Record summary
Small-subunit ribosomal RNA, central domain from an uncultured prokaryote, 351 nucleotides, folded computationally. The full RNA is in RNAcentral, with records from ENA. Its Rfam family is "Bacterial small subunit ribosomal RNA". The coordinates come from a structure-prediction model, not an experiment, and the mean pLDDT is 84.
Context: one part of a larger RNA
RNA sequence: UUGGGCGUAAAGAGCUCGUAGGCGGUUUGGUAAGUCGGGUGUGAAAUUUCGAGGCUCAACCUCGAACCGCCAUCCGAUACUGCUAUGGCUAGAGUCCGGUAGAGGAGCGUGGAAUUCCUGGUGUAGCGGUGAAAUGCGCAGAUAUCAGGAGGAACACCAACGGCGAAGGCAGCGCUCUGGGCCGGUACUGACGCUGAGGAGCGAAAGCAUGGGGAGCAAAUAGGAUUAGAUACCCUGGUAGUCCACGCGUAAACGCUGGGCACUAGGUGUGGGACCCUGUCAACGGGUUCCGUGCCGUAGCUAACGCAUUAAGUGCCCCGCCUGGGGAGUACGGCCGCAAGGCUAAAACUC
Numbered sequence: 001u002u003g004g005g006c007g008u009a010a011a012g013a014g015c016u017c018g019u020a021g022g023c024g025g026u027u028u029g030g031u032a033a034g035u036c037g038g039g040u041g042u043g044a045a046a047u048u049u050c051g052a053g054g055c056u057c058a059a060c061c062u063c064g065a066a067c068c069g070c071c072a073u074c075c076g077a078u079a080c081u082g083c084u085a086u087g088g089c090u091a092g093a094g095u096c097c098g099g100u101a102g103a104g105g106a107g108c109g110u111g112g113a114a115u116u117c118c119u120g121g122u123g124u125a126g127c128g129g130u131g132a133a134a135u136g137c138g139c140a141g142a143u144a145u146c147a148g149g150a151g152g153a154a155c156a157c158c159a160a161c162g163g164c165g166a167a168g169g170c171a172g173c174g175c176u177c178u179g180g181g182c183c184g185g186u187a188c189u190g191a192c193g194c195u196g197a198g199g200a201g202c203g204a205a206a207g208c209a210u211g212g213g214g215a216g217c218a219a220a221u222a223g224g225a226u227u228a229g230a231u232a233c234c235c236u237g238g239u240a241g242u243c244c245a246c247g248c249g250u251a252a253a254c255g256c257u258g259g260g261c262a263c264u265a266g267g268u269g270u271g272g273g274a275c276c277c278u279g280u281c282a283a284c285g286g287g288u289u290c291c292g293u294g295c296c297g298u299a300g301c302u303a304a305c306g307c308a309u310u311a312a313g314u315g316c317c318c319c320g321c322c323u324g325g326g327g328a329g330u331a332c333g334g335c336c337g338c339a340a341g342g343c344u345a346a347a348a349c350u351c
Stems, first nucleotide, its partner, number of pairs: 003323004007305002012319001014202004021195003025089003028085004033081002035077007048066007092192001093189003096185005104178007111155001116150007126137002163170002208247001210245003216242002221237004258318006266296012300307002324351003333344004
C1' cells in the first nucleotide's frame, strides 16, 4: 500500500458558508463516450501450457498447437452510467400565503435590590475575623441605624429535567433594526440537491496592544496565623485583570460521537404548532399527527461499559483523521501575529 478503523484503546477538523472535485429523484426520445458481444489487425523470438520428438532417463534441447493484459479499427447490443432535447413530471430542494414560540444577534434607553465611597443626623466603645487568634478598622467617634448623594458591575424570585443559536454562547425591563426555526395551506419554480480539498467568516477564558473606566471580586504582592518548615490551604489588605471601543485564534471548543438521506418494536415525561372527540363556552381531559428535548427499553451492535427512531443498529454519498510508547505537537523551514504565540510538521536516539 491493500486492509482495518475513529464514544472510552491511536484517530471526527471548535463551528459554519462555500470554490474545484466526488456523488445525485422520476419519465420520454436521441446518441453510443463508459459498459457488453463479435470480426480484423497487432500483440517478435525465447518464456508459459498442451501434444510429439532428440540426448540411456531427467534437467536441457527441437518441432507443432494454444495462450498473450493492453491497444487500434470495423460491425452490433442499449439494461445501467454519461452526454443531449425549446424535453416532460413533482415525492427532494426552494419560493409564496396564514399563523406561532424563543436568554438568537446589534444599537439606544431605563429599573430596583445589594456592595463600596462621600455628606449629614442619632448614638458609644468597640467592630471585624477565626477551629482559636492576630494583622486590620475605631474616642480625630468606627461598627450599628436613619436620610441624601456618587459610581461601577451583575441582574434574586420566575427558573425547569425548559427555550434559542452552526458552534463559541445567550437571562432585569422597554424601544428600534435584524437572522434563523416550527406548524398549517398546497398557490408557484421544476432537481435548482448533498458533501466539500484549497479558501473565507465566526470563534469561551486567560493573555497582549492603544485609549477610556474601575463598585465588588481578585493572580502578583504585603502583613497576620497554622506548621518542623508553609514561598500553600485560613484571615486582613491589595495591583494587573475582570467592564467598554478595535486585533490574536486557542480550550476536557465534550455528546471526548463530522455532515446528509433512507429504513428498523415500544413505553413514559416535557417544550412549540395543527386537527379530531368530550364538553353550553372557556380552562381542563382523551386521541391523532409534525418538529424539538430527556429518561427507560426490544431486535441488532459492542472487547466490555454501554448505544438503541436524537443509534454506537441496517445501508448509500462526500469530507476529515489514525497506524506502538517516548523523543514531540518539539526542532528546522515556510505562512500568520504588535507580542505572547498559532498553523503546518520531522529525524537521530531509545524502550